[in-house]
FMN riboswitch aptamer (RFN element), 117 nucleotides, folded computationally.
The sequence was found by an Rfam model in a public genome assembly.
The model forms 100% of the base pairs in the Rfam consensus.
Model confidence (mean pLDDT): 80 of 100.
């Protein structure tokens, strides 16, 4: 000082208020939320990955949603101002937000260990 193994921990928010209805946290108008790593600067709308659908004994394979204008700046689709947009399956009066698979799984973080060179 490098790499690569094992363990242990952690690891997703968010319906408030009106209406209309016999019945909506699901409709309607006003709210209110954003996983992980990456990108010269801070990202739900860029890259990539996890999550969730289907295929498979398994590994893994498919499939994966949405952002524009303008400003500051040596940089920024990530930051300020505007104004938009998107969100799995099953239940249920149509659900990102309720209940459930799920005390589950995971991107990854942090953190111990011992082995070699």
């Nucleotide at each position: 000082a490098a790499u690569a193994u094992u363990c242990u921990u952690u690891g997703g928010g968010g319906c408030g208020g009106a209406g209309u209805g016999a019945a909506a946290u699901u409709c309607u108008c006003c709210a209110c939320c954003g996983g992980c790593a990456g990108u010269g600067a801070c990202a739900g709308u860029c890259u990539g990955c996890g999550a969730a659908g289907c295929c498979u004994u398994a590994c893994g394979g498919c499939c994966c949603g949405a952002a524009c204008g303008g400003g500051u700046g040596c940089a920024a689709u990530u930051c300020c101002c505007g104004u938009a947009c998107c969100g799995a399956c099953g239940g249920u009066a149509u659900a990102g937000u309720c209940c459930g698979g799920a005390u589950g799984a995971g991107a990854a973080a942090a953190g111990a260990a011992a082995u070699g060179c």